[in-house]
A computed fold for a 72-nucleotide RNA from a Candidatus Omnitrophota bacterium, annotated as transfer RNA. The source organism's lineage runs through Bacteria, Pseudomonadati and Candidatus Omnitrophota. Its Rfam family is "tRNA". It is annotated as a transfer RNA.
RNA sequence: GGCGACGUACCCAAGUGGUAAGGGAGCGGUCUGCAAAACCGCGAUCCAUCGGUUCGAUUCCGAUCGUCGCCU
Numbered sequence: 001g002g003c004g005a006c007g008u009a010c011c012c013a014a015g016u017g018g019u020a021a022g023g024g025a026g027c028g029g030u031c032u033g034c035a036a037a038a039c040c041g042c043g044a045u046c047c048a049u050c051g052g053u054u055c056g057a058u059u060c061c062g063a064u065c066g067u068c069g070c071c072u
Stems, first nucleotide, its partner, number of pairs: 001071007010024003018055001026042005048064005
């Protein structure tokens, strides 16, 4: 230098056009003499950034940034 994959909450991670699941951690509550466990509840104004297409974009297209891999 060329090609490809990936980027979603504090962590892991689903969703691939129609208002973003789940688990862990955290916080609050119930329970308990106190705790642990269990159970209930809470959280993404921006889905890496910018632009484009569309009535509508996490999703499609382009560029950029970052991580990883392959080739040279």